This is a predicted structure of a 73-nucleotide RNA (transfer RNA) from a Candidatus Aenigmatarchaeota archaeon. Its Rfam family is "tRNA". It is annotated as a transfer RNA. Model confidence (mean pLDDT): 83 of 100.
RNA sequence: GGGCCCGUGGCUCAGUGGUUAGAGCACUCGACUGAUAAUCGAGGGGUCGUGAGUUCGAUUCUCACCGGGCCCA
Numbered sequence: 001g002g003g004c005c006c007g008u009g010g011c012u013c014a015g016u017g018g019u020u021a022g023a024g025c026a027c028u029c030g031a032c033u034g035a036u037a038a039u040c041g042a043g044g045g046g047u048c049g050u051g052a053g054u055u056c057g058a059u060u061c062u063c064a065c066c067g068g069g070c071c072c073a
Base pairs, nucleotide, nucleotide: 001072002071003070004069005068006067007066010025011024012023013022018056027043028042029041030040031039049065050064051063052062053061
């Protein structure tokens, strides 16, 4: 330098055009217990990497950039 893949709560990941963006773990509170763990219930936390474009409508499609990974040179 070229090609491919990825970027979504603290972490690991779903969601691949439609009104409210979800799950598990973690965290906080409560129940249970003599107490802790486990278990059960509830809650907080995301402007979907950044910017532009297409569209009535974008996490989703297109382009550029930023960051990470793999391969080629």